[in-house]
RNA sequence: UGCUGACAAGGGUAAACCCGGUGAAAGCCGGGGACACAAAGUCACCGGUCUAAGGGGCGCGUUCCUAGGACAGCGGGACUACCGGC
Numbered sequence: 001u002g003c004u005g006a007c008a009a010g011g012g013u014a015a016a017c018c019c020g021g022u023g024a025a026a027g028c029c030g031g032g033g034a035c036a037c038a039a040a041g042u043c044a045c046c047g048g049u050c051u052a053a054g055g056g057g058c059g060c061g062u063u064c065c066u067a068g069g070a071c072a073g074c075g076g077g078a079c080u081a082c083c084g085g086c
C1' cells in the first nucleotide's frame, strides 16, 4: 500500500421508547436507554424516502403541486480512519 473481518485487545456509535429544548413540519440537539452497527466516521454527487413554511394551481379545501428543508441507521458513489489477519 492492497485485500480482508476468523480469532483477540482497547474501545467507539446508539434504534425503539421516555424527558427537556428547537423547528411550520419532516427532523435535529441534550439527558436517560440499547435494537443493532467493522466505517452506524464525514459528504446530499446519483437514485430513493419524508416534510411543505414560503411559492404556485383552482376545485377555495382537513385540497393539489413544489425543496432552496430533512434522512448518511434506504441503496450506490466519493473521502478519511483504529486493531487484527493475509
Stems, first nucleotide, its partner, number of pairs: 002086004012037002017032006035073001041079003045076003048071003054066004058061001

The RNA shown here (c-di-GMP-I riboswitch aptamer) has 86 nucleotides and comes from a Chromatiales bacterium. The sequence was found by an Rfam model in a public genome assembly. The organism belongs to Chromatiales, within Bacteria. It matches the Rfam family "c-di-GMP-I riboswitch aptamer". Rfam's curators write: GEMM was predicted in a large-scale screen for bacterial structured RNA regulatory elements.